[in-house]
The RNA shown here (SAM riboswitch aptamer (S box leader)) has 115 nucleotides and comes from Planococcus donghaensis MPA1U2.
RNA sequence: UUCUUAUCCAGAGAAACCGAGGGACAGGCCCUAUGACGUUUCGGCAGCAGAUUUGUUUAACCGCAAAAACUGUGCCAACUCCUGCAAAUGCACUUGUGCAUUUGGAAGAUGAGAA
Numbered sequence: 001u002u003c004u005u006a007u008c009c010a011g012a013g014a015a016a017c018c019g020a021g022g023g024a025c026a027g028g029c030c031c032u033a034u035g036a037c038g039u040u041u042c043g044g045c046a047g048c049a050g051a052u053u054u055g056u057u058u059a060a061c062c063g064c065a066a067a068a069a070c071u072g073u074g075c076c077a078a079c080u081c082c083u084g085c086a087a088a089u090g091c092a093c094u095u096g097u098g099c100a101u102u103u104g105g106a107a108g109a110u111g112a113g114a115a
């Protein structure tokens, strides 16, 4: 980097340095000199995988529930900030468009596995 798969309405920020952009992309909307983004330090959260402890079950494992944050990762503005493509339903009118809701999908992010 590519593929497969699971999840994405929960949770969790201070300081120092830097100095103008940032929120993946497009549109919208928003954050930002009361200092964003980024880097570092400290702190925190508990999603995924593993390990541990306790309970339950079992012949034993597996499983289930809980604890804790130990290991590998991840995360700490806004639901993945909202929408993007399609369908259904409803409403409106300029009659094929707009708007709203729902469902599915796409894209993206993170974990695990594989090449």
Base pairs, nucleotide, nucleotide: 001115002114003113004112005111006110007109008108013042014041015040016039017038021031022030023029025084026083027082028081043076044075045074047073048072049071050070052067053066054065055064056063080107085104086103087102088101089100090099091098092097093096
The coordinates come from a structure-prediction model, not an experiment, and the mean pLDDT is 81.